[in-house]
Molecule: Glycine riboswitch aptamer
Organism: Ellagibacter isourolithinifaciens
RNA sequence: GAAGGGGCCUCUGGAGAAUCCCAGGCAAGCUGGGUGCCGAAGGGGCAAGGCGAAACACCUGGUCACAGGCUUUUCGUUGAAACUCUCAGGCAAAAGGACAGAGAAAAGCUU
Numbered sequence: 001g002a003a004g005g006g007g008c009c010u011c012u013g014g015a016g017a018a019u020c021c022c023a024g025g026c027a028a029g030c031u032g033g034g035u036g037c038c039g040a041a042g043g044g045g046c047a048a049g050g051c052g053a054a055a056c057a058c059c060u061g062g063u064c065a066c067a068g069g070c071u072u073u074u075c076g077u078u079g080a081a082a083c084u085c086u087c088a089g090g091c092a093a094a095a096g097g098a099c100a101g102a103g104a105a106a107a108g109c110u111u
Base pairs, nucleotide, nucleotide: 002111003110004109009103010102011101012100013099018035020034021033022032023031024030036091037090038089042087043085044084045083049078050077051076052075053074054073055072058069059068060067061066
């Protein structure tokens, strides 16, 4: 420098669940308490499989100490989500919002 990759950024779309009850307050989208709910900010958990160790049996070699291979079992580790938990967050509107589409430039990283 080129290509890939994709974080950040901009625009658009974007669900669910009490405008619940009580008290304070002139009032509020405010403060405190209570009960019920949602899952799509974020966060936690796990399957198959992989890796490692150990044990029994079997096979091969043997200097008969053991070494290697392999089945099964046990333990450990790794291991995804829109699944699950409901910590956080949320339950009119607004804001937020996983994810998706478009977009000039475009980090870490790879060749």